[in-house]
Context: one part of a larger RNA
RNA sequence: GGAUGAACGCUAGCGGCAGGCCUAACACAUGCAAGUCGAGGGGUAACAGGGGGUGCUUGCACUCCGCUGACGACCGGCGCACGGGUGCGUAACGCGUAUACAAUCUGCCUUAUACUGGGGUAUAGCCUUUAGAAAUGAAGAUUAAUCCCCCAUAGUCUCUAGAUGUGGCAUCACAAUUAGAGUAAAGGUUACGGUAUAAGAUGAGUAUGCGUUCUAUUAGUUUGUUGGUGAGGUAACGGCUCACCAAGACUACGAUAGAUAGGGGCCCUGAGAGGGGGAUCCCCCACACUGGUACUGAGACACGGACCAGACUCCUACGGGAGGCAGCAGUGAGGAAUAUUGGACAAUGGGCGCAAGCCUGAUCCAGCCAUGCCGCGUGCAGGAAGACUGCCCUAUGGGUUGUAAACUGCUUUUAUAUAGGAAGAAACCUUGGUACGUGUACCAAGCUGACGGUACUAUAAGAAUAAGGAUCGGCUAACUCCGUGCCAGCAGCCGCGGUAAUACGGAGGAUCCAAGCGUUAUCC
Numbered sequence: 001g002g003a004u005g006a007a008c009g010c011u012a013g014c015g016g017c018a019g020g021c022c023u024a025a026c027a028c029a030u031g032c033a034a035g036u037c038g039a040g041g042g043g044u045a046a047c048a049g050g051g052g053g054u055g056c057u058u059g060c061a062c063u064c065c066g067c068u069g070a071c072g073a074c075c076g077g078c079g080c081a082c083g084g085g086u087g088c089g090u091a092a093c094g095c096g097u098a099u100a101c102a103a104u105c106u107g108c109c110u111u112a113u114a115c116u117g118g119g120g121u122a123u124a125g126c127c128u129u130u131a132g133a134a135a136u137g138a139a140g141a142u143u144a145a146u147c148c149c150c151c152a153u154a155g156u157c158u159c160u161a162g163a164u165g166u167g168g169c170a171u172c173a174c175a176a177u178u179a180g181a182g183u184a185a186a187g188g189u190u191a192c193g194g195u196a197u198a199a200g201a202u203g204a205g206u207a208u209g210c211g212u213u214c215u216a217u218u219a220g221u222u223u224g225u226u227g228g229u230g231a232g233g234u235a236a237c238g239g240c241u242c243a244c245c246a247a248g249a250c251u252a253c254g255a256u257a258g259a260u261a262g263g264g265g266c267c268c269u270g271a272g273a274g275g276g277g278g279a280u281c282c283c284c285c286a287c288a289c290u291g292g293u294a295c296u297g298a299g300a301c302a303c304g305g306a307c308c309a310g311a312c313u314c315c316u317a318c319g320g321g322a323g324g325c326a327g328c329a330g331u332g333a334g335g336a337a338u339a340u341u342g343g344a345c346a347a348u349g350g351g352c353g354c355a356a357g358c359c360u361g362a363u364c365c366a367g368c369c370a371u372g373c374c375g376c377g378u379g380c381a382g383g384a385a386g387a388c389u390g391c392c393c394u395a396u397g398g399g400u401u402g403u404a405a406a407c408u409g410c411u412u413u414u415a416u417a418u419a420g421g422a423a424g425a426a427a428c429c430u431u432g433g434u435a436c437g438u439g440u441a442c443c444a445a446g447c448u449g450a451c452g453g454u455a456c457u458a459u460a461a462g463a464a465u466a467a468g469g470a471u472c473g474g475c476u477a478a479c480u481c482c483g484u485g486c487c488a489g490c491a492g493c494c495g496c497g498g499u500a501a502u503a504c505g506g507a508g509g510a511u512c513c514a515a516g517c518g519u520u521a522u523c524c
Base pairs, nucleotide, nucleotide: 001524002523003522004521006520007519008518009517010516013376014375015374016373017372018371019369020368021334026332027331028330030329031328032327035078036077037076040075041074043071044070047069048068049067050065051064052063053062054061055060085287086286087285094212095211096210097209098208099207100206101205104204105203109200110199111198112197113196114195115194116193117151118150119149120148127140128139129138130137131136157182158181159180160179161178162177164175165174166173167172187192213259214258215257220250221249222248225247226246227245228244229243230242231241232240262284263283264282265281266277267276268275269274289310290309291308292307293306312323313322314321315320340366342365343364344363348362349360350359351358352357379410380409381408382407390400391399392398416460417459418458419457420456424451429446430445431444432443433442434441435440468513469512470511471510472509473494474493475492479508480507481506482505483504489496490495
């Protein structure tokens, strides 16, 4: 000199953009953060509409009906493995980079082909009874489905037994083909599903080369350890697991052990080489009170799922139960220090749904904070009797503050008031039309804005509403007076102060920056 997720002190007008618990992965009150589908099903608790019946005060009362719109709970499907948070652990194929899978899987999506036949049994809900303070159950009867099960049919699927061709990179791979056995499906109503197979796309898994901190005051480490055979297991190869056999495997080019640490893109600095860092944003990984485990599923060993154990908190009728903010806000604690218990689904994206739509603390916005960067303003021009005041000098003259002020003229960014007022929006959907590929595409009209009465525009009046901080001995831009007297104090280094201090404190003046200025901390 540059920089920062900064903090502290003094000060503070505005706008835009960005950023905002670096510490205790400490503990959490409350609300919200993942639902959706009635075009799968039995249905009808509530709401609205419609229809029927009775009474009769003739428009009221009572009652019935799932009939329609819708719809709580229940069964069923898809989603809940995403999105969001944090950086504990991890020195590792964790990450980065380049490859391989002839050793693999992949829901929804796209393309192609074929199929969607016949039966059956349950079960929740509802109802009845009943246990419990509650959480939550128990018994009985009964019922549906795109729930579950059986039979049939099936291939380019699997297994068994043959056999042909082509190819490769060793184990082999691919294609066609013969026979036998096994295994499918779901319907609903207006076009959405379901089943099988193949290919694509996407995502994931595994393996390999290279790269990836410190300590040798850590020198030896290892027994599923290294390899083989066989079996089990996996989507898949494999000590992944097991039985047996062999004695290997790693290491001074640093094994093992300990310490520290999420990694990269990137960021800061530097001419570069390097050095330091890993906040925000993007990619990957890991974790979800602590430890362990599996289930379901295309995918989890699952943040707002389950089970077990532990610590902690809460409810209790004392028998027993409930819970997990490192989601968004918010609270306490810690700390030098870090924000609102806000709005909207209008846009983008996601889940479900034929769609309308519903959900979405993702996201988009708004609020707070000078934390940073950038921009603007706090007036402009004239104005000398160079006033008063203050300070300094003194030859009593003067100098400085100082065009500064007053005053005159003008302007009006911002602020204030009034009026207007966006873009972001196009779709989906409805109506109509065109093409023709007959179920899609296109066109026209209509509808949709949280921000927000915001941005922006016009008008009104008026300098009106707006400047501070540090420094002035040298480095280093900027000097005098008074006070003090090695005291009080200053100080980044050199150093200053013991009676004339340009270095302390105050004043006047000056310098540098400026809505900031300094100080501290940390990096180059």
Source information: Model confidence (mean pLDDT): 83 of 100. Small-subunit ribosomal RNA, 5' domain from a Bacteroidota bacterium, 524 nucleotides, folded computationally. NCBI's taxonomy places the organism under Bacteria, Pseudomonadati, Bacteroidota.